[in-house]
RNA sequence: GGAGCAGGCCAGACGACCGCUGGAGAUCUUGUUUCCAGAGGAAAGUCCGAACACCGCAGGGCAGGGUGCUCCGUAACGCGGAGUCACGGUGACGUGAAGGAAAGUGCAACAGAGAGUAGACCGCCACGUUUGUCGUCCCCAUGGGGUUGCAAGCGCGGUAAGGGUGAAACGGUGCGGUAAGAGCGCACCAGUUCCCCGGGUGACCGGGGAAGCUCGGUAAACCCCACCCGGUGCAAGACCAAAUAGAGGAGCGCCAGAGGGUUGCCCGCCCGAGCUCCCGGGUAGGUCGCAGGAGGCAUCCGGCAACGGAUGCCCUAGAUGAAUGGUCGUCACCUGUUGCCGGGCAACCGGCAGCGGGAACAGAAUUCGGCUUACGGCCUGCUCCGGCC
Numbered sequence: 001g002g003a004g005c006a007g008g009c010c011a012g013a014c015g016a017c018c019g020c021u022g023g024a025g026a027u028c029u030u031g032u033u034u035c036c037a038g039a040g041g042a043a044a045g046u047c048c049g050a051a052c053a054c055c056g057c058a059g060g061g062c063a064g065g066g067u068g069c070u071c072c073g074u075a076a077c078g079c080g081g082a083g084u085c086a087c088g089g090u091g092a093c094g095u096g097a098a099g100g101a102a103a104g105u106g107c108a109a110c111a112g113a114g115a116g117u118a119g120a121c122c123g124c125c126a127c128g129u130u131u132g133u134c135g136u137c138c139c140c141a142u143g144g145g146g147u148u149g150c151a152a153g154c155g156c157g158g159u160a161a162g163g164g165u166g167a168a169a170c171g172g173u174g175c176g177g178u179a180a181g182a183g184c185g186c187a188c189c190a191g192u193u194c195c196c197c198g199g200g201u202g203a204c205c206g207g208g209g210a211a212g213c214u215c216g217g218u219a220a221a222c223c224c225c226a227c228c229c230g231g232u233g234c235a236a237g238a239c240c241a242a243a244u245a246g247a248g249g250a251g252c253g254c255c256a257g258a259g260g261g262u263u264g265c266c267c268g269c270c271c272g273a274g275c276u277c278c279c280g281g282g283u284a285g286g287u288c289g290c291a292g293g294a295g296g297c298a299u300c301c302g303g304c305a306a307c308g309g310a311u312g313c314c315c316u317a318g319a320u321g322a323a324u325g326g327u328c329g330u331c332a333c334c335u336g337u338u339g340c341c342g343g344g345c346a347a348c349c350g351g352c353a354g355c356g357g358g359a360a361c362a363g364a365a366u367u368c369g370g371c372u373u374a375c376g377g378c379c380u381g382c383u384c385c386g387g388c389c
Base pairs, nucleotide, nucleotide: 001385002384003383004382005381006380007379008378009377010376012331013330014329015328016327017326018325020038021037022036023035024034025033026032027031040361044372045371047370048369049368050367051366052233053232054231055230064229065228066227067226068225069083070082071081072080073079084098085096086095087094088093099224100223104222105221106218107217121163122162123159124158125157127155128154129153130152131151132150134149135148137146138145139144140143171189172188173187174186175185176184190214191213192211193210194209195208196207197206198205199204237288238287239286240285248278249277250276251275252274259271260270261269262268295314296313297312298311299310300309301308302307333358334357335356336355337354338353339352340351341350342349343348
């Protein structure tokens, strides 16, 4: 210098002007005015787990769903931490629904003889048989017959060593063995199961021994095993309560007339059989739920860590068509380019100045813990490669 890996941090600052939401106060002419507070690391997706609320529920089981290496953390989790094993990477490191296929059932395109108590296509071998201008030997005799070998064809078998197909074909190498072969036997190696010893809380690791045990793959196929799980969600739900229907209660009144209308009151006039209150109900609307919490920050202690404990300090959005914004200026940040200066052999690096550009993803809606996804920049540590000293 190049290429990477892991982790952490920030999410512009200040000022002016104009606005918005909430709280407290002043004035009190109910509209003005003052002060304070006012989005995120993901507020997002709504994917998991909880709190909380209502409904359901004696207890147990079935069905259904979920999770699936180990230990730890946590209110809980499918999350996190530390590990184990497998795989990937030269490496830093990353990824993993990672229990069971020696319980049962199923499935496997194409190719291939055969895809699972498998399979004989080529090849190899034994036996039988046929053929032979072939070879050996024998007999009669010059043409035949027999015998055995070799070669080829056919038939019936053996064989999983070799070839071939496939993602996958019943361990590997060697020696023995055999008609040819084969864990058929043996030695070594690999694996499996079982036993023992050592280490570890454990997954597991290391060592030793026994058994020819060699048993294919697939469980995000059914299934088996272990563990967990009631449903719906703040539009949960609680309260206040105009209006309307209506089951009720009390009082007054029904022509000696309650009540209503007629200008505020009285008289008068007109209408007149219901009127008033309570209870109940719950629509519109409003209040609560709803902001002090599995809260945050700092220090110390325990722990490798996740996390836990102690002490101190802090209070920090609450809208409901839904506020948290806009404009301008200065500074800071990133970046392109030009010039100057400094360092270096050089590539290049750093500083200053001028001109120009950029500044992401996105926005609370009951609240927390996670996961996932989107996204601008900075810093730290580590790895590999190359160059120079």
Bacterial RNase P class A from a Desulfobacterales bacterium, 389 nucleotides, folded computationally. Rfam family: Bacterial RNase P class A. Rfam's curators write: Ribonuclease P (RNase P) is a ubiquitous endoribonuclease, found in archaea, bacteria and eukarya as well as chloroplasts and mitochondria. Rfam classes the family as a ribozyme. The RNAcentral record of the sequence draws on ENA. The gene name in the source record is rnpB. Model confidence (mean pLDDT): 77 of 100.